[in-house]
Context: one part of a larger RNA
């Protein structure tokens, strides 16, 4: 526990979906609950404050007086919150016509490359290094031709490009599927915003069952380096690295930067749309709408930087911070097979 913060000093949950809450456009009417004003009524003594009065004074006590945020009851007011009716379109949703996209989920094809395996040609050496070795080759390697297996990746386009909530997403084709963005708009009428719990997703290792295994490659061997070398480099090489079905639930999960709304100078690029001007077109130009960068005015900021994609000005609503160490651990609880993951102290100590 009031306050000040949260991009890099502590601190933004890894993401999204939504309850309960909290907050929420325009007009008119109605209550009068919150708010406002006024009055009555409590608001014990003591105490504090203000006038007096008693001990020689003072502390100290006596008397009287205010005060007393506050509560109840009552009379108003009605701008502003709320309840309630009524309407409206600027939010937000829908309809209609386009339009981009490695969004996603499943199937089926394809090419280059590696590896192996068979068969030709061919003969000694071929592979590594900083040199070398282990290694592999006369039982024909390496090199090059033909042919076939099998697996994991998808060259070139490719881009500060593009989608997605975020983790992430890249060959081609078809199916099933989410969102989004432009125009138009005669519909719907504030349905909206955020969101403690909760649910769901969530890279990479990692578990569990069944399969798979070509290239890589923890572990392990072996060859070297070294003073040693449980490394760094070399030849090998099992987990794993692939699929399906369940787990796990962490990350520098980052923009170290939560969501939503409105406002605040400009320039230069790119993606997607849309409107328009010059006689068409090609294009280019203007304007405009969304996204994604780069530089930069004010302003912020300890600087560093940010700057209409805000770290500028403002509202809301959630999370979360409060010296280091200990320690993101102990216990306890929660969840998992398990590994572990969440919740989360203290003593002691500077």
């Nucleotide at each position: 526990u009031u306050g000040g913060g949260c991009g890099u000093a502590a601190a933004g949950c890894g993401c999204g979906u939504g309850u309960a809450g909290g907050c929420g456009g325009u007009u008119g009417g109605c209550u009068a609950a919150g708010u406002c004003c006024g009055g009555u009524g409590u608001g014990a003594a003591a105490g504090c404050c203000c006038g007096g009065g008693g001990c020689u004074u003072a502390a100290c006590u006596c008397c009287g007086g205010a005060a007393g945020u506050g509560c109840a009851c009552u009379g108003g007011a009605u701008a502003c919150u709320g309840a309630c009716c009524a309407a409206c379109u600027a939010g937000a949703g829908g309809a209609c016509g386009g339009g981009a996209g490695a969004g996603g989920a499943a199937a089926g094809c394809g090419g280059a490359a590696u590896u192996c395996c068979u068969g030709g040609u061919g003969u000694a050496g071929g592979g590594g290094u900083g040199a070398a070795a282990u290694c592999c080759g006369u039982a024909g390697a390496u090199a090059u031709c033909a042919g076939g297996a099998g697996g994991a990746a998808u060259g070139c386009c490719g881009g500060a490009g593009g989608c997605g909530a975020a983790g992430g997403c890249g060959g081609c084709u078809u199916u099933c599927u989410g969102g989004u963005c432009c125009g138009u708009u005669a519909c719907u009428g504030a349905c909206g915003c955020u969101g403690a719990g909760a649910c769901g997703c969530g890279a990479a290792a990692g578990c569990g069952u069944g399969g798979g295994u070509a290239g890589c490659a923890a572990a392990c061997a072996g060859g070297a380096u070294u003073a040693g070398a449980u490394a760094c480099c070399c030849u090998g090489g099992u987990a794993g690295u692939c699929c399906a079905c369940g787990c796990c639930c962490u990350a520098a999960a980052c923009g170290a930067u939560g969501g939503a709304c409105a406002c605040u100078a400009g320039u230069c690029g790119u993606c997607g749309g849309g409107a328009u001007a010059c006689c068409u077109a090609a294009u280019u130009g203007u304007c405009u709408c969304g996204g994604u960068g780069g530089c930069g005015a004010a302003g912020c900021u300890a600087a560093c930087g940010c700057a209409u994609u805000a770290a500028g000005u403002g509202u809301c609503c959630c999370g979360c911070c409060u010296g280091g160490g200990g320690a993101g651990u102990a216990c306890g609880g929660u969840c998992g097979c398990a590994a572990g993951a969440u919740u989360a102290a203290a003593a002691c100590u500077c």

A computed fold for a 350-nucleotide part of an RNA from an uncultured delta proteobacterium, annotated as small-subunit ribosomal RNA, central domain. Model confidence (mean pLDDT): 89 of 100. The full RNA is in RNAcentral, with records from ENA and SILVA.